Molecule: small-subunit ribosomal RNA
Organism: metagenome
RNA sequence: AGAGUUUGAUCCUGGCUCAGGAUGAACGCUAGCGGCAGGCUUAAUACAUGCAAGUCGAGGGGUAAGGUACCGCUUGCGGUACACACGACCGGCGAACGGGUGCGUAACGCGUAUGCAACCUACCUUCAACUGGGGAAUAGCCCCGAGAAAUCGGGAUUAAUACCCCAUAAUUUUAUGAAGUGGCAUCACUUUAUAAUUAAAGCUCCGGCGGUUGAAGAUGGGCAUGCGUGACAUUAGCUAGUUGGUGAGGUAACUGCUCACCAAGGCUACGAUGUCUAGGGGGUCUGAGAGGAUGAUCCCCCACACUGGUACUGAGACACGGGCCAGACUCCUACGGGAGGCAGCAGUAAGGAAUAUUGGUCAAUGGGCGAAAGCCUGAACCAGCCAUGCCGCGUGAAGGAUUGACGGCCCUACGGGUUGUAAACUUCUUUUAUACGGGAAGAACACUCCGAUCGAGCAUCGGAAUUGACGGUACCGUACGAAUAAGCACCGGCUAACUCCGUGCCAGCAGCCGCGGUAAUACGGAGGGUGCAAGCGUUAUCCGGAUUUAUUGGGUUUAAAGGGUGCGCAGGCGGGAUAGUAAGUCAGUGGUGAAAGCCUACAGCUCAACUGUAGAAUUGCCAUUGAUACUGCUAUUCUUGAGUACAGUUGAAGUGGGCGGAAUGUGUUGUGUAGCGGUGAAAUGCAUAGAUAUAACACAGAACUCCGAUCGCGAAGGCAGCUCGCUAAACUGUAACUGACGCUCAUGCACGAAAGCGUGGGGAGCGAACAGGAUUAGAUACCCUGGUAGUCCACGCUGUAAACGAUGAUCACUCGCUGUUGGCGAUAUACUGUCAGUGGCUGAGCGAAAGCAUUAAGUGAUCCACCUGGGGAGUACGAUCGCAAGGUUGAAACUCAAAGGAAUUGACGGGGGCCCGCACAAGCGGAGGAGCAUGUGGUUUAAUUCGAUGAUACGCGAGGAACCUUACCUAGGCUUAAAUGCAGAACGACCUCUGCCGAAAGGUGGAUUUCUUCGGACGGACUGCAAGGUGCUGCAUGGUUGUCGUCAGCUCGUGCCGUGAGGUGUCGGGUUAAGUCCCAUAACGAGCGCAACCCCUAUUCUUAGUUACCAUCAGGUUAUGCUGGGGACUCUAAGGAAACUGCCUACGCAAGUAGUGAGGAAGGUGGGGAUGACGUCAAAUCAGCACGGCCCUUAUGCCUAGGGCUACACACGUGCUACAAUGGCCGAUACAGAGGGCAGCUACCUGGCAACAGGAUGCAAAUCUCGAAAGUCGGUCUCAGUUCGGAUCGAAGUCUGCAACUCGACUUCGUGAAGCUGGAUUCGCUAGUAAUCGCGCAUCAGCCAUGGCGCGGUGAAUACGUUCCCGGGCCUUGUACACACCGCCCGUCAAGCCAUGGAAGCUGGGGGUACCUGAAGUCCGUAACCGUAAGGAGCGGCCUAGGGUAAAACUAGUGACUGGGGCUAAGUCGAAACAAGGUA
Repeated sequence: AGAGUUUGAUCCUGGCUCAGGAUGAACGCUAGCGGCAGGCUUAAUACAUGCAAGUCGAGGGGUAAGGUACCGCUUGCGGUACACACGACCGGCGAACGGGUGCGUAACGCGUAUGCAACCUACCUUCAACUGGGGAAUAGCCCCGAGAAAUCGGGAUUAAUACCCCAUAAUUUUAUGAAGUGGCAUCACUUUAUAAUUAAAGCUCCGGCGGUUGAAGAUGGGCAUGCGUGACAUUAGCUAGUUGGUGAGGUAACUGCUCACCAAGGCUACGAUGUCUAGGGGGUCUGAGAGGAUGAUCCCCCACACUGGUACUGAGACACGGGCCAGACUCCUACGGGAGGCAGCAGUAAGGAAUAUUGGUCAAUGGGCGAAAGCCUGAACCAGCCAUGCCGCGUGAAGGAUUGACGGCCCUACGGGUUGUAAACUUCUUUUAUACGGGAAGAACACUCCGAUCGAGCAUCGGAAUUGACGGUACCGUACGAAUAAGCACCGGCUAACUCCGUGCCAGCAGCCGCGGUAAUACGGAGGGUGCAAGCGUUAUCCGGAUUUAUUGGGUUUAAAGGGUGCGCAGGCGGGAUAGUAAGUCAGUGGUGAAAGCCUACAGCUCAACUGUAGAAUUGCCAUUGAUACUGCUAUUCUUGAGUACAGUUGAAGUGGGCGGAAUGUGUUGUGUAGCGGUGAAAUGCAUAGAUAUAACACAGAACUCCGAUCGCGAAGGCAGCUCGCUAAACUGUAACUGACGCUCAUGCACGAAAGCGUGGGGAGCGAACAGGAUUAGAUACCCUGGUAGUCCACGCUGUAAACGAUGAUCACUCGCUGUUGGCGAUAUACUGUCAGUGGCUGAGCGAAAGCAUUAAGUGAUCCACCUGGGGAGUACGAUCGCAAGGUUGAAACUCAAAGGAAUUGACGGGGGCCCGCACAAGCGGAGGAGCAUGUGGUUUAAUUCGAUGAUACGCGAGGAACCUUACCUAGGCUUAAAUGCAGAACGACCUCUGCCGAAAGGUGGAUUUCUUCGGACGGACUGCAAGGUGCUGCAUGGUUGUCGUCAGCUCGUGCCGUGAGGUGUCGGGUUAAGUCCCAUAACGAGCGCAACCCCUAUUCUUAGUUACCAUCAGGUUAUGCUGGGGACUCUAAGGAAACUGCCUACGCAAGUAGUGAGGAAGGUGGGGAUGACGUCAAAUCAGCACGGCCCUUAUGCCUAGGGCUACACACGUGCUACAAUGGCCGAUACAGAGGGCAGCUACCUGGCAACAGGAUGCAAAUCUCGAAAGUCGGUCUCAGUUCGGAUCGAAGUCUGCAACUCGACUUCGUGAAGCUGGAUUCGCUAGUAAUCGCGCAUCAGCCAUGGCGCGGUGAAUACGUUCCCGGGCCUUGUACACACCGCCCGUCAAGCCAUGGAAGCUGGGGGUACCUGAAGUCCGUAACCGUAAGGAGCGGCCUAGGGUAAAACUAGUGACUGGGGCUAAGUCGAAACAAGGUA
């Protein structure tokens, strides 16, 4: 110090989460020791038991117990005495401290600083004075009585430092005077006079200790005041002793503290009153600090002591371990009555996640009493329990790998890696533990004894003796032996640390993001690793990070956020100059800011924690002295801010009248006739009772064409025909007047579009609601025809809008360019300057960017308003305004990890522009109808094996299923297996022939049977090790393929631009088939694609000339390049040439385009092929092959026979043949190319109608062989289900093959079905193409081939053109999409869960008010009774705790029913939003 998380990516805004520290903690796992601390945060709930406040005999009367001495003696009883001791009692002091708790309290309670001229203070210290005399009682003791007890009553007698009286006394108090001094108003102080009044206690060792009065000090308290010290305004008004005065009472003291009378005040937006919460501070935790949170332990203050009230005593209390009363609760009881108060220390119960021993000692420190010894002290000091925290120590150290051991785990597995120098082993040490031995400091006092000193005191100093709960503890020594001692969490990112197995959206994890659906570093286990360590994690809470409430230190155009606008009180802020003052401000000094704590230094425990000493700090408050720049205040003054005056100008500024024309509608009267109107198209509607149209006249209401604008005016809303009146404003000019009069503005007041409301008018057009017609699946809409409220006017209300520039007001400053409105300045409509407005563009600067940019969103100043994640929600409740509708103010529970802004790249759009393609159009021929073939779906089946499924599956894998293939089914069999290798041991087999069972496989028999150099070779069977799987996953993969698409695109380097994602280049203008090329250009270049290079084809040349060819020459044949020969031609196959917009014309800058141009075989890529960029579809294939993982192993493997893949109501795709005359049939006749051929092609001959058969020859091929059809010529048929068409069926055959039943092809004869050109729709094709005709080949024994791949023959039509359909490319635009429109997403309803509002009511709680009653007690009053008196009893009165009654308010819980809200993989209905989202 930051990090994760919104997105495909980016920047920003913004929330959520994490890493840190801390705790009086708790829980889980684990645990060796010590030191120092800490330990009921909950029930201020209830408490058994013990202890926590006594002491003094040197105050007193005395003697219940004990001790000592003595006596009597019954040997354990009685008596006497005490400078031993002491129960109970009188008296004194203490008990108001110490200890506990945090209920109450929002307060002078606390903190801080002052004041008391308004006060008190026992014990202590100092000073002064005094301490005389007398009296009456009472407890105790004794006697009697009541009662269960607690306790009480009566009688007799008695003491005091108890009580009373008298005396003395002033510097006391009071009253009346006098003089002086001082101050702060009342006054205070000093001196003095007179009068009145008030004291005391004794004890004694004779030293003293006490007692009384006064003055002072110290200590402790009381009171008052300034400032500070929670939340809520959805609490805005509160107050009758209330505020003040006079008088009286009361108090230690001031005061409405209390009372009588008088006055009507007092507090409050700087937050009164009310409600809720809470002890405050020093400090503690955190933080860089400012702050935030907190108030355990320790210290200070306060409050309380079962709850409430009350006084007494006392120096001090309204009293924790005192009293009285009331209440609740508990206990005892003889039922009459009594007792009690752990929020003291232990302890118990309860509550709770949770917090300890019914311990020891007064040794030390401190307290009370006492002269002292001493006694008391659950204060305190110690010990016990608890890892609750902090600190320290240990669990060993060194060596030890050529054996990196065994085991575990992992892997590419005969091996390697890791655990790991870790272990073993060797050497060393002994903290700690254990045993034994020694052994502290804390102790100084007091008391006693001795000594010394002087001031001679029961003084001071020195010495001796004595005193330890902790504790035989800390510490030290010796012995022993590595011996007694390691866990917890984590390992996807944040965040240090990775692999295997199991699981399979299950089980589970999770702080956030998120993991898990068969290869999980995220679940569980293991190995390994990381972190911390006697602890480690989790949970809870606080601060931090969070500048995420922003004083330091934030924002408000679009992210949350500027009030709709103005006026304006309070408040805040405020121009120039001079003088004064010194409140703010600054500086010095003084006081205070307790101690502890924090910090620094040093020191003590072996270190540290801990502790001690010293310093610093304590940022604050108060006082005082000084300074005077700034702010404030006072006074004077100035003119520039602001205003006024005068003179002009301007405008849809406001308001009230008057007037006008056009249009629309209606009415009347004509003209006129059949439709009008409306729409995408229609219909409703109007019209022969005369519409629409047209003409004239009349009336009504509303709005004001053109001008008109990017214009003007107004505070905003808003304002538009012309004209008049009234009102307001702005600007300009002059610089005459005032002299800071200003700016902003919470609350307040006023204005405030449209819609709406009330009352009364008005009502032409338009037009919510409503009606009808359409559209539609529906259409409560969009469209059409009507139409009410309303729109208009007057008066009143409402008070809101995307009331927007989404930009508050005012002032100042800061580069420019260019328009425009209104003024002014010179004669001026040129031009230019200036003031005020209103626009556009662009710098610096700012901004997340878009953008803003003198009209700021720049730079500064002042004031106001507002914001703090999304939803819930501008909702609920409350309050307030309103006639209502509703407005203003305005939450919470709950829920999510996002919501959002700007910009980027894509994709998409029923957005736009440009362009292309057999995409459409123009044509030709088909498919869809029929029959058949073939594939698919479906169905069926024992099986109909599997895959392919929009385009991009369906004559596809399959380029050939009768068996085989074959993967499927049924049945029968085999288990190292069908094949191969290695090793072992045995054998001589194997092959061949043959018997039986069997469908075969297989099983079971028989016969026969090697070579050899003797080492072995060979062979099959057996055993062992390695198999096999067309089983799964194409969503684990390789390879291959389809498609977009032969579309023109896809990228990179460097530079530049941008915070960045990205952009530029690749865009723009042209051009092209093309990102093809040219021009321009912050780009310059390059790569993969395009093109070219390659092959075929079209022309030609050269070379070569067999098996091809044959013009010329020769020979020969019925005939044939048949032969000699030839190298001309065709052809064959090698190499060249040729085409490049090269030339011309036109256009153009160029690229290039156009031309019936020339030339040329070919002309603008000549035609065709091969060639497929980056990528997309988790596209296809695990069944072609390969391969990871998983699965089967007498079976999911292997063998065999038979069956199936060929089924058949049906649906679809692809084809073939047709429906005929451009044809069918018959006869005759001509012309290819490319291929194939030895288990082959076969000439030729013979037979058969034919398929074919039997012979026979050539050819491993330019040699032999397979071979054309349409065409042409002639004949026939004559429009019909035919001489078309050939399905189907019957019969007879041929061929292949072990075998044609399921299930082959072909031939012949017979049979002769549907079908007469095919609905919606749809496919191919732009030239040697479509159409049409035949031929060949692969696979193959044969073939279901009409398929596929090739070959040639004949050989068209049409394209105006790009509006539309489909697909694609480029640019641009919008976007809430990015799984990318097959996207996203809204609302009702239905289901489950959750929190919440309302609600007839019901039940509690605290507080107030009124009335009734009213204990104890203070105070007041008082004749009878007591007392000599003082006084008391009794009685009465005021006040009050508590109790009761009543009405209302507040608050909480609950409530049938009800309202909306949130959440929840796959529910229903629609389709509202995002693109022009299909009606912006």